RNA sequence: AGGGUUUGAUCCUGGCUCAGAAUGAACGUUGGCGGCGUGGAUUAGGCAUGCAAGUCGAACGAAUCCCAGGAGCUUGCUCCUGGGGGAAGUGGCGAAAGGGGCAGUAAUGCAUGGAUAACCUACCCUGGGGACGAGGAUAGCCGUUCUAACGGACGGGUAAUACUCGGCGAUUCGGCCGUGAGGACAUCCUCAUGCCGGGAAAUGAGUUUCGCCUCGGGAGGGGUCCAUGUGAUAUUAGCUUGUUGGUGAGGUAACGGCUCACCAAGGCGAAGAUGUCUAGCGGGUGUGAGAGCACGACCCGCGCCACUGGCACUGAGACACUGGCCAGACUCCUACGGGAGGCUGCAGUCGAGGAUCUUCGGCAAUGGGCGCAAGCCUGACCGAGCGACGCCGCGUGUGCGAUGAAGGCCUUCGGGUUGUAAAGCACUGUCGAGGGGGAGGAAGCCGCAAGGUUGACCUAUCCCUGGAGGAAGCACGGGCUAAGUUCGUGCCAGCAGCCGCGGUAAGACGAACCGUGCGAACGUUAUUCGGAAUCACUGGGCUUAAAGGGCGCGUAGGCGGGCUGUCAAGUCUGCGGUGAAAGCCUCCAGCUUAACUGGAGAAGUGCCGUGGAUACUGGUGGCCUCGAGGAGGGUACGGGCAUCUGGAACGUUGGGUGGAGCGGUGAAAUGCGUUGAUAUCCAACGGAGCUCCGGUGGCGAAGGCGAGGUGCUGGACCCUUUCUGACGCUGAGGCGCGAAAGCCAGGGGAGCAACGGGAUUAGAUACCCCGGUAGUCCUGGCCCUAAACGUUGAGGACUAGGUAGUGGACUUAACAUGGGUUCACUGUCGAAGCAAAAGUGCUAAGUCCUCCGCCUGGGGAGUAUGGUCGCAAGGCUGAAACUCAAAGGAAUUGACGGGGGCUCACACAAGCGGUGGAGCAUGUGGCUUAAUUCGAGGCUACGCGAAGAACCUUAUCCUGGGCUUGACAUGUUCGAAAGAGGUAGCAGGUAGGACCCGGAAACGGGAACGAACGGUAUCCAACCCGGAAGCUACUACAGGUGCUGCAUGGCUGUCGUCAGCUCGUGUCGUGAGAUGUCGGGUUAAGUCCCAUAACGAGCGCAACCCUUGUUUCCAGUUGCCAGCGGGUAAAGCCGGGGACUCUGGAAAAACUGCCGGUGUUAAACCGGAGGAAGGUGGGGAUGACGUCGAGUCCUCAUGGCCUUUAUGCCCAGGGCUGCACACGUGCUACAAUGGCGUGAACAAAGGGACGCAAACGCGCGAGCGCCAGCAAAUCCCAAAAAACACGCCCCAGUUCAGAUCGUAGGCUGCAACUCGCCUGCGUGAAGUUGGAAUCGCUAGUAAUCGCGGGUCAGCAACACCGCGGUGAAUGUGUUCCUGAGCCUUGUACACACCGCCCGUCAAGCCACGAAAGAGAGGGACGUCCGAAGUCGCCUUUACCGGUGCCGAAGAUC
Repeated sequence: AGGGUUUGAUCCUGGCUCAGAAUGAACGUUGGCGGCGUGGAUUAGGCAUGCAAGUCGAACGAAUCCCAGGAGCUUGCUCCUGGGGGAAGUGGCGAAAGGGGCAGUAAUGCAUGGAUAACCUACCCUGGGGACGAGGAUAGCCGUUCUAACGGACGGGUAAUACUCGGCGAUUCGGCCGUGAGGACAUCCUCAUGCCGGGAAAUGAGUUUCGCCUCGGGAGGGGUCCAUGUGAUAUUAGCUUGUUGGUGAGGUAACGGCUCACCAAGGCGAAGAUGUCUAGCGGGUGUGAGAGCACGACCCGCGCCACUGGCACUGAGACACUGGCCAGACUCCUACGGGAGGCUGCAGUCGAGGAUCUUCGGCAAUGGGCGCAAGCCUGACCGAGCGACGCCGCGUGUGCGAUGAAGGCCUUCGGGUUGUAAAGCACUGUCGAGGGGGAGGAAGCCGCAAGGUUGACCUAUCCCUGGAGGAAGCACGGGCUAAGUUCGUGCCAGCAGCCGCGGUAAGACGAACCGUGCGAACGUUAUUCGGAAUCACUGGGCUUAAAGGGCGCGUAGGCGGGCUGUCAAGUCUGCGGUGAAAGCCUCCAGCUUAACUGGAGAAGUGCCGUGGAUACUGGUGGCCUCGAGGAGGGUACGGGCAUCUGGAACGUUGGGUGGAGCGGUGAAAUGCGUUGAUAUCCAACGGAGCUCCGGUGGCGAAGGCGAGGUGCUGGACCCUUUCUGACGCUGAGGCGCGAAAGCCAGGGGAGCAACGGGAUUAGAUACCCCGGUAGUCCUGGCCCUAAACGUUGAGGACUAGGUAGUGGACUUAACAUGGGUUCACUGUCGAAGCAAAAGUGCUAAGUCCUCCGCCUGGGGAGUAUGGUCGCAAGGCUGAAACUCAAAGGAAUUGACGGGGGCUCACACAAGCGGUGGAGCAUGUGGCUUAAUUCGAGGCUACGCGAAGAACCUUAUCCUGGGCUUGACAUGUUCGAAAGAGGUAGCAGGUAGGACCCGGAAACGGGAACGAACGGUAUCCAACCCGGAAGCUACUACAGGUGCUGCAUGGCUGUCGUCAGCUCGUGUCGUGAGAUGUCGGGUUAAGUCCCAUAACGAGCGCAACCCUUGUUUCCAGUUGCCAGCGGGUAAAGCCGGGGACUCUGGAAAAACUGCCGGUGUUAAACCGGAGGAAGGUGGGGAUGACGUCGAGUCCUCAUGGCCUUUAUGCCCAGGGCUGCACACGUGCUACAAUGGCGUGAACAAAGGGACGCAAACGCGCGAGCGCCAGCAAAUCCCAAAAAACACGCCCCAGUUCAGAUCGUAGGCUGCAACUCGCCUGCGUGAAGUUGGAAUCGCUAGUAAUCGCGGGUCAGCAACACCGCGGUGAAUGUGUUCCUGAGCCUUGUACACACCGCCCGUCAAGCCACGAAAGAGAGGGACGUCCGAAGUCGCCUUUACCGGUGCCGAAGAUC
């Protein structure tokens, strides 16, 4: 100190959320020790039990007990005296403190500062003075007696420091009238003095001493009053009758309506009265940089409360926590007649709650009460116990230790990591455990002294024993936020503070390993502050993000021009008082340290008093003129109100002419019209609105105002050294005005919502048409809202200019037109500045001042409710629950638009030929099937993968059979090498294997025969040894056309051969981005030129490459043959030749180069010349950045997953060819531009040895036989066909067309049944030019004709890939359809229009309203009744009693 989150990205606004600190906490997991703190926050709910206030015999009488002595005597009882203790009682003091709680209380409280001249004060301190005498009772006690109990009643009798009376008596007190002096003096206060009146006591003791009375003083403690401060709410605006004041009286310690009588009618309130809700207040605490905000546990001060409500008594003090009376609720006892009780004291219990402790020890210390004292009492207090509740401290070991052990996890299999961690070795001894010592907390008290004596509890610390032994967890690891991998799971289970993870490769779920953070704790939840400048005093905003009131007048209030005097309230400054202690801060000190504690200081920003200053603000006096206003003179104006007048158009009415339609629309219809429309003429009437002028021109505060005249009237502007003298600005409430629509009453009514009809349409509650009512208009009265907008409140001052308009004034010029200056208003462009940007910019959104209004995330909602206004409609004021992680502003890049501009393409148009109809071929869908393997799916799948499915091919296609280290590869070693190639076993009758059996085959079983190498055996090896091959077994593994093309590489399709796509530097912009690449031309082209904050460059375009078109040169076989020669039936056949064709090398040629025109002197375009070819000559190859998660895991490669006697491998047969149908692509046709027959021409490009095959022979033919030649410019395939010539056919289902079927053959092949091709003969289907729709093509193109090749044994090829022959038509346009490019515009789209998005809707659930009504709580008023009790009155010697006012509770409406 900030971060995350709105977007494709950006800047801003804005909310949500996180990181921090804290807590009287709670919950989860875990838990070694100690110190110091702290612990019923909820039900001020109810409470069993024990304790929490007594003490004094030195106030008093005394029961009783003990001791001593004595007496009586019935020898164990009674009495007396003295001493000691002492129940109960009288009396004194205390019990009003201490302790607890926070219900009530928004002021009767609290805090700060004052006042008391309006007061009190027991005990304590201090000073003065004093205490004489007498008396009568009463508890206790005794006797009798009532009662269950609690408690009483009567009689007798006793004491005092209890009570009463008398006397002395002074300062004092009170009164009154005076007198004098002083004071801070309204009443008064102080001092001196005169007169009158009232008024006291208690004793006890041996002494010190304690106590009593009185009067002063003090200290401490209180009472009362005043000022200021101290919550929310206006959806509470009026409240008040003892109320406000006065006079008099009463009452009090004391002032006072505190109470009462009388009089007056006041008092409080927008600076918030009254009401309602909430709350004890402060010192302080938490947080914060601070200002603030939130809080008020523990500790301290104050207040209030004591079961609830009321009341007084006693007393110095109470309306009294453990006193009293009454009422009420509750609990308990009861003999039913009555009684008792009050833990918000300490423990403890129940209840409620997420939640808060022991029915402990002690008066040793500190403090309190009583007492002379000893002492007693003390749940105050001191301690201990429980709780990781908090803060603080300590420990759970230290050093060495690498075969980096084992195990775990990961792995690219090499290793890495856990990790010096462990083990092991050597040490230490804190804490805890056991045992033993032990200072201190102790001061006091008793006593003449010596001396004696006091610890509940805790323990520093020391010693001994022992031994690493007893002591580590929790949360987190996607980003924010430190820390990641594997497996499991598969939008499931789950996570989540926000964003968000999970749909088969999850760093986000669960687990493991590893890591990070903190550590006896760690997380979660709740709450507060912070971050949040997100209520902004410090420190925010309001054109478009939320936010300027619709406009004016004006009240309160706030603010206010110049000069001068005075006061000193604000302000500034000095001094004094206070601001308790504790706390915070600083320093020092004490516990081993710290927490904790002690001491000192500082601080406490405040309040009060006092002295001073006087610039500014303020009060007050005087003056001024520039603000403001007035006066005089002029100007402009749709400013307002009233009244009168006008013409055009329209409608209606009357009359004339006229005679069939009119009207209306995109086209129609409804409608009107022979009862005479429309049209036209004349006349009359009616209402509303005012063409042209007319203009970002004028006026008005806004709403708003438009024919003309007149009257009345408001404001503005200009000019004038004329007046007043700050008279001003703003403006909460208030008052007025306020478009349209709407409402009420009365008029008026020509055109138009609603409504009716006709059309349009899928529908048409619309647009169009025909009708038509309120209303629109006028008068009067309401309503009071608008995108009432400049989305910009009013006023004032200051801050560059340019330009245009409106209204004045001045000046120059002879006049006109002009030029200049100045004031006011209306626009526009712009400097600086401001702004998130767009923009704004003297008419500010700049720089400042004053005042008002308003905003605080989106939705809910301008809704509900309350109030108020309104005739109503509705207006004004105006929430919450709930819900979302955004909603928004401006700008950017794209994409899109039934937006615009420019341009292109067989895109359309103009043409030619097709498809769609038929038959067949082929692919696909569907259906079928044991199976019909798989993939491809708009364009960009469908004669596609497949350039050849009878078996093979061929696939987890099906059925059946078979094999299991396998059909195929490798295994770290051997050998010199080649080469062999894992491990173990077998291994000479071994490997191999004729043959036989089973079988459809694969395969299984049998079996004659029968090996090679090295060594050894003196020679001789099938026999012995060895390894290899081989066999068997085993292990790693092989294998998979199994899945995922959404995990991938590579390759490919498409947009598209479209002209685009980018970069560097610079510049502009806060930024995303822009510029460049835009603009003007031009091009096939981002091609080139010009211009230009851009200058350059790259990938694309073009060119370079291949082919074709022309020529030259070189070369001349297998090609060619002009000339020469030879030769044949003929033929380059031969000699020869290089001229030509051709072949194939090398060159040339085309570049807008030349001419003219156009164009900007450009680029370029148009035309022409020459040329084989002309403006890219034709064709091909060549495919930018990217898009489609396009296609392909079945070409290949490859991650992950799956399978392993099977999803692998082998075999046989079947299937991939199945057929009611549908679609795509083709072939052949439907015929005469044709068919058939005959004759006879002209190509190119290819292929050929597992081949092409001539000629010859046979066959009608397919073909067969036999072979020449040819690895090819030589031979062969090979006949080119259309064309051309002649003949026939004569428009028909034909001499068209050829499907289908029959039959006979041929060929390939192991094999043509499913399921090949071809031939002959016969058969002769549909079809007579094809609906909607749709495809290709711009020239050697379309159309048409044939030829060749690949694959291939053969072939379903009509396919595909090539080759040449013949050879058109049309267009020179861009309105439209489709697609594309550039610029621009709008956008709420960005998964990008196949987008986004609105409303309604079943059932269920949540929240908030309304509802006939129902229930509960609180409060107020009136009335009735009325306890205790005070006070008054009556009565009484007194007590009692009676009565009146008030009065809690209760009742009632």
Predicted 3D model of a 1453-nucleotide RNA (small-subunit ribosomal RNA) from a metagenome. Model confidence (mean pLDDT): 81 of 100. RNAcentral holds the sequence, with entries from SILVA.